[in-house]
The RNA shown here (c-di-AMP riboswitch aptamer (ydaO/yuaA leader)) has 132 nucleotides and comes from Sphaerisporangium rufum. The sequence was found by an Rfam model in a public genome assembly. It matches the Rfam family "c-di-AMP riboswitch aptamer (ydaO/yuaA leader)". Its family is annotated with regulation of gene expression and cyclic-di-AMP binding in the Gene Ontology. Of the family's consensus pairs, 92% are formed in the model. Taxonomically the source falls in Sphaerisporangium (Bacteria, Actinomycetes, Streptosporangiales, Streptosporangiaceae).
């Protein structure tokens, strides 16, 4: 410098530290960007002795198996400014809620992380922009 991913930015007010009239850094405000809950209308027929339901995500589904795994797939993402092509290399997880929620104006509530790579980095076309 880049990649995923909502996860960046602004004040300058608080605590804390430190090499201390500055610096980290963490809380709180705001801003942008993301989520959730919430009417009529429309939609839907679920739940009540549980096969309970239901959020963020691309991350569901199917098969085999010695149950440790495999092979597929919906689906999403990379290749260094968009866009289609073609060609390759990768994900296809994990968390929360707590009996409880469709959609949903006005209205309410959250978040704002955390994990990686590289050292000109595949290839056509198109648009686009820039300079003479």
């Nucleotide at each position: 410098c880049g990649u995923c991913g909502a996860g960046u930015c602004c004040c300058a007010g608080g605590g804390c530290c430190g090499u201390a009239u500055c610096g980290g850094u963490c809380c709180a405000g705001g801003a942008g960007c993301c989520g959730g809950g919430g009417a009529c209308c429309c939609a839907a027929u679920c739940u009540c002795a549980u096969u309970g339901g239901g959020g963020u995500g691309a991350a569901u589904c199917c098969g085999c198996g010695c149950c440790a795994g495999c092979g597929g797939u919906a689906g999403g993402g990379c290749g260094a400014a968009c866009u289609c092509c073609a060609c390759g290399c990768c994900c296809g997880a994990a968390c929360c809620c707590g009996u409880c929620a469709g959609c949903u104006a006005a209205c309410c509530c959250g978040g704002u992380a955390g994990a990686c790579g590289u050292c000109c980095a595949u290839g056509g076309a198109g648009a686009g922009g820039a300079g003479a």